Overview:
A computed fold for a 397-nucleotide RNA from a Bacteroidales bacterium, annotated as Bacterial RNase P class A. The source organism's lineage runs through Bacteria, Pseudomonadati, Bacteroidota, Bacteroidia and Bacteroidales. Its Rfam family is "Bacterial RNase P class A". The family's RNA type in Rfam is ribozyme.
């Protein structure tokens, strides 16, 4: 210098003129100030904040899921540990192991139970014998066929075949045996706050599946500013369905206690428990639909220091930056920027194309999208720019 990933940052100025919406001052004219995001989106998680609800019990239901850490929380973030895909290298007779580099992981338990496992395929989980093998028997044309039994070593099926290699063994095999090896599960022992790691001993009926049922542990009241408060306004227990109409006592005759009905509250449901007295649930119809707070100063933003490996925290300093409501935050024109295309000139090259770079023109308002209670997070979408890493390829010195 140029491509590539990654991380982070901006994402179009500026004047002029009319608008539009907020506060101020003013008082119905005007004047000054302020007026979209990084995502303002999907509404996904988690909280502030607001109503209702919270005696107990059982009994479902969701969530979550290696560890410390950070947060106001959280299913987010930091950092680690684990387990795997690739690819290199080294170590070994080999199974494997050990390093780097590179992505991945919903990553608690299938040694608690139970169940599942298509297709193929003998056989799929205390199995099995299709082909092979290997041994007995009969046969008969003498290497083949029939029968009986042994094998899971090789061969075929299959996502997945009953621990892996390597020796020993044996009629042929076989964890049968033996070393290694890989998992598993129990005990110690030493490292680390812990996940875990290192090691050493023992056992072994060593396949998979918990995004199958389950179990283990933590969490978990409902509902959303159309949440809720306030003035105004306005009215029809008008119709249709369906369900129920309690008892007893005292009374100073106004009620009061206690039961208990339909129904309702304790917001999965049961148990209880409260409330309920001419209602009480569903539905149709009828009115009324204007304003005002909530509503933006807030886990707030910018600078710095300081602690910390990092999320992130502490302290100082500054600074105030939209609040609409059928929903304001534009339009118009001028200059500057981009971007796209034409042409000319240069560079580069033998030349030419195609790059760059400078003129001139033309042409486009110019990425992805627009606040609706507030905040933090994830996810998603983005023309062109910039910065910094790393890492290829080219120059030059």
């Nucleotide at each position: 210098u140029u491509g590539u990933a990654a991380a982070u940052c901006c994402g179009g100025g500026u004047a002029g003129u009319c608008g539009c919406u907020g506060c101020a001052u003013g008082g119905u004219a005007a004047u000054g100030c302020g007026g979209a995001g990084g995502a303002a989106a999907g509404u996904c998680g988690g909280g502030a904040c607001a109503g209702c609800a919270c005696a107990g019990g059982g009994u479902a239901c969701c969530a979550u899921a290696c560890u410390u850490c950070c947060u106001a929380a959280c299913g987010g973030g930091a950092a680690g540990g684990g387990u795997u895909u690739g690819c290199a290298g080294c170590a070994g007779u080999g199974a494997u192991g050990c390093u780097g580099c590179u992505g991945a992981c919903a990553c608690a338990g299938c040694c608690a139970g139970u169940g599942c496992c298509a297709c193929a395929g003998a056989a799929a989980a205390a199995a099995u014998a299709c082909c092979g093998c290997c041994c007995c028997g009969g046969u008969c044309u003498c290497g083949a066929u029939c029968g009986g039994g042994g094998u899971a070593a090789g061969g075929g099926u299959g996502a997945a075949a009953a621990c892996g290699u390597g020796a020993g063994g044996u009629a042929a095999g076989a964890g049968c045996u033996c070393a290694c090896g890989c998992c598993a599960u129990a005990u110690c022992c030493g490292g680390g706050c812990g996940a875990c790691c290192g090691g050493a001993u023992a056992u072994g009926a060593g396949g998979g599946u918990a995004a199958a049922c389950c179990u283990u542990a933590u969490g978990g009241g409902c509902u959303g500013c159309a949440a809720g408060g306030c003035c105004a306004a306005a009215u029809a227990u008008a119709c249709c369905g369906g369900c129920a109409a309690u008892u007893c006592g005292g009374u100073u005759c106004g009620c009061c206690g206690a039961u208990c009905a339909a129904g309702g509250g304790c917001u999965g449901c049961c148990c209880g428990u409260c409330c309920g007295g001419u209602g009480c649930c569903g539905g149709u119809g009828g009115g009324u639909a204007g304003g005002c707070c909530g509503c933006u100063g807030g886990a707030g933003g910018c600078u710095g220091g300081c602690a910390g490996u990092g999320a992130u925290g502490c302290c100082a300093g500054u600074c105030c930056a939209a609040g609409a409501u059928a929903a304001a935050u534009g339009a118009c024109u001028g200059c500057c920027g981009g971007a796209u295309c034409u042409g000319a000139a240069a560079a580069c090259c033998a030349g030419g194309c195609a790059u760059u770079u400078u003129c001139a023109g033309a042409u486009u308002g110019c990425a992805c999208a627009g606040a609706a209670u507030c905040c933090c997070g994830c996810u998603u979408a983005c023309a062109g720019g910039a910065u910094u890493u790393a890492c290829a390829a080219c120059g030059c010195u």